Description: A computed fold for a 147-nucleotide RNA from a soil metagenome, annotated as c-di-AMP riboswitch aptamer (ydaO/yuaA leader). Its Rfam family is "c-di-AMP riboswitch aptamer (ydaO/yuaA leader)". Rfam's curators write: This family represents a conserved RNA structure found upstream of the ydaO and yuaA genes in Bacillus subtilis and related genes in other bacteria.

[in-house]
RNA sequence: CGCCUAAUCCCUGCAGCGGACAGGGAGCCGGGGACCCGCCAUCCCUGGGGUGAAUCGGUUGGCCUUGGCUACAGCAGUGCGAUGGCCACCGUAGGGCGACUCCGGCCCGAACCCGUCAGCUAACCCGGCAGGCGCCUGAGGAGAGGA
Numbered sequence: 001c002g003c004c005u006a007a008u009c010c011c012u013g014c015a016g017c018g019g020a021c022a023g024g025g026a027g028c029c030g031g032g033g034a035c036c037c038g039c040c041a042u043c044c045c046u047g048g049g050g051u052g053a054a055u056c057g058g059u060u061g062g063c064c065u066u067g068g069c070u071a072c073a074g075c076a077g078u079g080c081g082a083u084g085g086c087c088a089c090c091g092u093a094g095g096g097c098g099a100c101u102c103c104g105g106c107c108c109g110a111a112c113c114c115g116u117c118a119g120c121u122a123a124c125c126c127g128g129c130a131g132g133c134g135c136c137u138g139a140g141g142a143g144a145g146g147a
Base pairs, nucleotide, nucleotide: 001134002133003132004131008026009025010024011023012022013021027129028128029127030126031125032124037119047117048114049113050112051111056091057090058089060088061087062086063085064084068080069079094108095107096106097105100143101142102141103140
């Protein structure tokens, strides 16, 4: 100087400036919360919900678990194994790459939180403003628009 993101800016206090810290404001962002409307749910296996683009899949592979089945007088064990979970790989809804569109290229498709509880929701109430990355190299091109 730019990028992802709500995650920025301003004021005051504090030994000259700055930073940190504390407080306040603006702005942006998120949650809770009526009538009406909407929906049915929960309990067991396997509750439910929120932030976020980050969902949903596979005649794929591996591991774990198990209703049950197999043999049996019984017990123990073995084998098979619905279902469920985890990991890897391959896709994918969706998302990003200096304001809009098309073509193209590259990349992401995570992580965390609440704690048995929450549909929408006016008034009202509560909270966040972090973190990560790039930079003289080139996946840009065309158009629109325009100082």
The RNAcentral record of the sequence draws on MGnify.